[in-house]
RNA sequence: CGCGUGCAUGUGGGAGAACCCGGCAGCCGCCGGUGCCGAAGGCGCAACCGCCCCGGAAACGCUCAGGCCCUCAGGACCGUUUGCACGAA
Numbered sequence: 001c002g003c004g005u006g007c008a009u010g011u012g013g014g015a016g017a018a019c020c021c022g023g024c025a026g027c028c029g030c031c032g033g034u035g036c037c038g039a040a041g042g043c044g045c046a047a048c049c050g051c052c053c054c055g056g057a058a059a060c061g062c063u064c065a066g067g068c069c070c071u072c073a074g075g076a077c078c079g080u081u082u083g084c085a086c087g088a089a
Base pairs, nucleotide, nucleotide: 003087004086005085006084007083008082010080011079012078013077018034020033021032022031023030024029035068036067037066041064042062043061044060048056049055050054
């Protein structure tokens, strides 16, 4: 100098689901109801794994939370910049 992993940071991409009903307000918002979505988070089962008394564990399931015209925001995950730490050669 380059490689891999983890964390943080900036940045690019990033799906799904009611032009529903009622009320308020009066300029596109708020509240309630019903229906719907799953890729923040949360919970559950489990293949599997481990230090095997027990524990870890999904993009599977639930839908508490969150979200549902366009749009804004959020968004698992993927790429990438920089920094730190660890590891191998």

A computed fold for an 89-nucleotide RNA from a Paracoccaceae bacterium, annotated as Glycine riboswitch aptamer. Of the family's consensus pairs, 90% are formed in the model. NCBI's taxonomy places the organism under Bacteria, Pseudomonadati, Pseudomonadota, Rhodobacterales, Paracoccaceae. It was read from a public genome assembly, where an Rfam model found it.